[in-house]
RNA sequence: GGAGGGGUAGUGUAGGGGUAGCACGCAGGAUUUGCAAUCCUGAGGCCGCGGGUUCAAAUCCCGCCCCCUCCA
Repeated sequence: GGAGGGGUAGUGUAGGGGUAGCACGCAGGAUUUGCAAUCCUGAGGCCGCGGGUUCAAAUCCCGCCCCCUCCA
């Protein structure tokens, strides 16, 4: 330099046009003498950055940045 895959809560990930879920973790409560486990509730991301299309973009298109694999 070229090809492909990926970037979404603290972490790991799903979703893939109608303003985002799951698990673990975290906080509070129930239970317990207490801890753990279990149950309930809640906080936490507006989706890598910029632009385009669209009534509407995390999603489609373009450029760029970063990570992984392969080729040179």
Molecule: transfer RNA
Organism: Thermoproteota archaeon